A computed fold for a 77-nucleotide RNA from a Planctomycetales bacterium, annotated as transfer RNA.
Its Rfam family is "tRNA". Rfam classes the family as a transfer RNA.
RNAcentral holds the sequence, with entries from ENA.
Model confidence (mean pLDDT): 81 of 100.

RNA sequence: GGCGAGGUAGCUCAGUUGGUUAGAGCAGCGGAUUCAUAACCCGCAGGUGACGAGUUCGAGUCUCGUCCUCGCUACCA
Numbered sequence: 001g002g003c004g005a006g007g008u009a010g011c012u013c014a015g016u017u018g019g020u021u022a023g024a025g026c027a028g029c030g031g032a033u034u035c036a037u038a039a040c041c042c043g044c045a046g047g048u049g050a051c052g053a054g055u056u057c058g059a060g061u062c063u064c065g066u067c068c069u070c071g072c073u074a075c076c077a
Base pairs, nucleotide, nucleotide: 001073002072003071004070005069006068007067010026011025012024013023019057028044029043030042031041050066051065052064053063054062
């Protein structure tokens, strides 16, 4: 250099054929329970969906460019 996969909450990830309000678990905060702690239970908060552009009535999802991560691989020395 080429090919492929990926980038969504602090972490690990889901997200169906483009459509109703962007979600789960863990972590965090508050409450309840307990003599107290843990576990269990209830609630809350947390998102520039890597960045930019395009298509569309509508984009996490489709297209293009850029950046980054991982895997495979060629040539030269």